Model confidence (mean pLDDT): 87 of 100. Predicted 3D model of a 269-nucleotide part of an RNA (large-subunit ribosomal RNA, domain VI) from Candidatus Azosocius aquiferis. Taxonomically the source falls in Candidatus Azosocius (Bacteria, Pseudomonadota, Gammaproteobacteria, Candidatus Azoamicaceae).
Context: one part of a larger RNA
RNA sequence: CGUUGGAAAAUUGAGAGAAGCUGUUUCUAGUACGAGAGGACCGAAAUGGACACACCUCUGGUGUUCCGAUUGUGAUGCCAAUUGCAUUGUCGGGUAGCUAAGUGUGGAGAGGAUAACCGCUGAAAGCAUCUAAGUGGGAAGCCUUACUCAAGAUUAAUUUUCCCAAAGCUUAAAGCUUUCUAAAGGUUUGUUGAAGACUACAACUUUGAUAGGCAGGAUGUGUAAGUAUUGUAAAGUAUUGAGCUAACCUGUACUAAUUAACCGUGAGA
Numbered sequence: 001c002g003u004u005g006g007a008a009a010a011u012u013g014a015g016a017g018a019a020g021c022u023g024u025u026u027c028u029a030g031u032a033c034g035a036g037a038g039g040a041c042c043g044a045a046a047u048g049g050a051c052a053c054a055c056c057u058c059u060g061g062u063g064u065u066c067c068g069a070u071u072g073u074g075a076u077g078c079c080a081a082u083u084g085c086a087u088u089g090u091c092g093g094g095u096a097g098c099u100a101a102g103u104g105u106g107g108a109g110a111g112g113a114u115a116a117c118c119g120c121u122g123a124a125a126g127c128a129u130c131u132a133a134g135u136g137g138g139a140a141g142c143c144u145u146a147c148u149c150a151a152g153a154u155u156a157a158u159u160u161u162c163c164c165a166a167a168g169c170u171u172a173a174a175g176c177u178u179u180c181u182a183a184a185g186g187u188u189u190g191u192u193g194a195a196g197a198c199u200a201c202a203a204c205u206u207u208g209a210u211a212g213g214c215a216g217g218a219u220g221u222g223u224a225a226g227u228a229u230u231g232u233a234a235a236g237u238a239u240u241g242a243g244c245u246a247a248c249c250u251g252u253a254c255u256a257a258u259u260a261a262c263c264g265u266g267a268g269a
Stems, first nucleotide, its partner, number of pairs: 001152001005163007015149003021049007033038001051106005059100004066093005071086006109145004117137004164268001165179005180266001185263004190204004210256003213252005220244002226239005
């Protein structure tokens, strides 16, 4: 821009795409078969590999925004405490998120038409013949079913709901003029996001939990500082599972989402 008024939702599915793999073991059964050695078809079940998708409860990784330990050196006058720099100085752990080596799921099953092939009936050709007329079976393949996208499917589909003035003139047309009106809905701006390069998408905007803050909790780290006390002292013990705690959970209008502007018209040849 189109889809022939505008708008908000919910659908249909023409069509397109992805996927399609396979081992081993057990039962049937040491059965059929075979002198024996050996050893099935058919059918049923279990468990794997690789691959694909999703997820983070578990196991782990990462986690320079969390906690702790520690070396050298500087600073806060000193002790103590805290902090800067040294690859995050080094090291031990670790929340959220992301993630695989972790977890879950998938290939199936069913229907239809067939290929090779196997048939039935059956002539031409008194026989025979699956084929010539007719009529069955038959594959990981084909078409559906199942998964994803999908009406720019210009053949532009369907359903529901919402919204929209009067008067006059004329050459009577998607006409012109005047006075009104500015709908439904949307956008910008704003607070944001397990959405994201930007855009888009999604949530919220005081009739409010959208983000921050605050409170409580969870989680992590591992017993803070100060004080008291024991020891000559390094240190230990008590207060104390303490103190601190990111991205997590719940709650709470304290702060910021204020105010506003713009687009979109008037019944649709």